[in-house]
RNA sequence: GGGCCUGUAGCUUAGUGGCAGAGCACCCGGUUUGCAUCCGGGAGAUAGGAGUUCGAUUCUCCUCAGGUCCA
Numbered sequence: 001g002g003g004c005c006u007g008u009a010g011c012u013u014a015g016u017g018g019c020a021g022a023g024c025a026c027c028c029g030g031u032u033u034g035c036a037u038c039c040g041g042g043a044g045a046u047a048g049g050a051g052u053u054c055g056a057u058u059c060u061c062c063u064c065a066g067g068u069c070c071a
Stems, first nucleotide, its partner, number of pairs: 001070007010024004018054001026042005047063005
């Protein structure tokens, strides 16, 4: 320098164009003498930009980061 793959919540991840879901973690309340467990509730995410489309996490391009292969 080139080819390919990946990027969704603090972490692990689901999501083949039509309301972004789950587990753990976090916060509040209940339960307890207290802690844990358990129960109820809550906040929190599509790497960045552009394009296609009525509509993009999803399709296309560029950039960034990581992995892998070739030189």